[in-house]
């Protein structure tokens, strides 16, 4: 300096045009003398930032930040 690929809750990961899935954790409660282990329910992400296209975008399209790999 050019190419390309990634970037979803504390993590991890699905979904890949129709306001987001699950797993671990957390948290509240059952059961236990008590720990774990297990049942049951909640909370938490508007999808890195921004701007366009579309009725409508995490999801197409460009900048721009960050991390990879190639080239040179």
């Nucleotide at each position: 300096g050019g190419g390309c690929c990634c970037u979803u809750g504390g993590u991890c990961u699905a979904c890949c045009g129709g306001u987001a899935c699950g797993a671990c954790g957390u948290c509240u409660c059952c059961a236990u003398g008590g720990c774990a282990u297990g049942g049951a329910g909640a909370a938490g992400a508007u999808a890195a930032g921004g701007g366009g296209u579309u009725c409508a975008a995490u999801u197409c399209c460009c900048c721009u930040a960050g991390g990879g790999u190639c080239c040179a």

Transfer RNA from a Bacillota bacterium, 72 nucleotides, folded computationally. NCBI's taxonomy places the organism under Bacteria, Bacillati, Bacillota. The prediction has a mean pLDDT of 83.